[in-house]
Context: one part of a larger RNA
Molecule: large-subunit ribosomal RNA, domain IV
Organism: uncultured Sphingopyxis sp.
RNA sequence: GUCUCCUGAAGGAACUCGGCAAAUUGCCUCCGUACCUUCGGAAGAAGGAGGCCCUCAUUCCGGGCAACCGGUUUGAGGGGGCACAGGCCAGGGGGUAGCGACUGUUUAGCAAAAACACAGGGCUCUGCUAAGUCGGCUUCAAGACGACGUAUAGGGCCUGACGCCUGCCCGGUGCCUGAAGGUUAAGUGGAGGGGUGCAAGCUCCGAAAUGAAGCCCAGGUAAACGGCGGCCGUAACUAUAACGGUCCUAAGGUAGCGAAAUUCCUUGUCGGGUAAGUUCCGACCUGCACGAAUGGCGUAACGAUGGCCACACUGUCUCCUCCUGAGACUCA
Numbered sequence: 001g002u003c004u005c006c007u008g009a010a011g012g013a014a015c016u017c018g019g020c021a022a023a024u025u026g027c028c029u030c031c032g033u034a035c036c037u038u039c040g041g042a043a044g045a046a047g048g049a050g051g052c053c054c055u056c057a058u059u060c061c062g063g064g065c066a067a068c069c070g071g072u073u074u075g076a077g078g079g080g081g082c083a084c085a086g087g088c089c090a091g092g093g094g095g096u097a098g099c100g101a102c103u104g105u106u107u108a109g110c111a112a113a114a115a116c117a118c119a120g121g122g123c124u125c126u127g128c129u130a131a132g133u134c135g136g137c138u139u140c141a142a143g144a145c146g147a148c149g150u151a152u153a154g155g156g157c158c159u160g161a162c163g164c165c166u167g168c169c170c171g172g173u174g175c176c177u178g179a180a181g182g183u184u185a186a187g188u189g190g191a192g193g194g195g196u197g198c199a200a201g202c203u204c205c206g207a208a209a210u211g212a213a214g215c216c217c218a219g220g221u222a223a224a225c226g227g228c229g230g231c232c233g234u235a236a237c238u239a240u241a242a243c244g245g246u247c248c249u250a251a252g253g254u255a256g257c258g259a260a261a262u263u264c265c266u267u268g269u270c271g272g273g274u275a276a277g278u279u280c281c282g283a284c285c286u287g288c289a290c291g292a293a294u295g296g297c298g299u300a301a302c303g304a305u306g307g308c309c310a311c312a313c314u315g316u317c318u319c320c321u322c323c324u325g326a327g328a329c330u331c332a
Base pairs, nucleotide, nucleotide: 002326003325008320010318011317014316019313027050029049030048031047036041038161052079053078054077055076056075057074060071061070062069063068080084092311094309095308096307098305099303100302104116105115120159121158122157123156124155125154126153132145133144134143162298163297164296165295167228168227169226172225173224174221175220176219177218178217181216182215183214187210188209192205193204194203195202196201229247230246231245232244233243256290257287268284269283270282271281272280
């Protein structure tokens, strides 16, 4: 000096990215327990009590004629110790706000999460030889799953408990519908023409017309893919602009939320907490570049989840130290 275990004056997070680590707490008993809440919870919330003996009172059982005695229950008072769940074993707790409702699942071997799943919600396909999928391996079969199910079923996609809600745009792309019309292949058709032959014929080219899906076209559809403006002026201080003008658009972002897991400028500004706060909480709105099932905003409960605060506690620290064991190291 390293590792393992362990003690500590005074202080008590001053350590540090961060209380990481350690310490505290720890009980099948009793008392007691807030906000909030989906009335289930929250909750072991929090916080407090506790042993034994004596005296008095008391419950029940037994004994005794009775006074009373033995055991037992409960309560009150008193006594002893540093300590009475006296050892071992054995939750630290509280507040605030983000995300995800929850229990679950996951990167076997650096990620357990806010990611996946989820119950619930929606759209869509499928009428049964169902849709969808496997099969065969090259033009497509038998057979099987779906399902010994039948639209309250099965498949696909999105969202993600619950509560309040989910605005406008169908111009583009997609999908759906459409007995018209346009375009359109092979095929049908065969006016007409070529080659050859004396001819019959053989053979080749071929106009009009006809001819499906698709596309064009017409309409619908956004919990389909997606999208949801600019400039200028205006009120009797100023500022601002309910108001007006103008250009463009398919339509110009509604409710709610907002410096946010989103805010560049930015440590925005104000308020709170601190002596001092780039984090945190509450507001404001100038949203670089929130916004409604690529869901919006809330939300009790839950979480080895990320942020912040204070309590208890401590060698994390001020600042190191004692002890135990094992290496290193020195000597033999």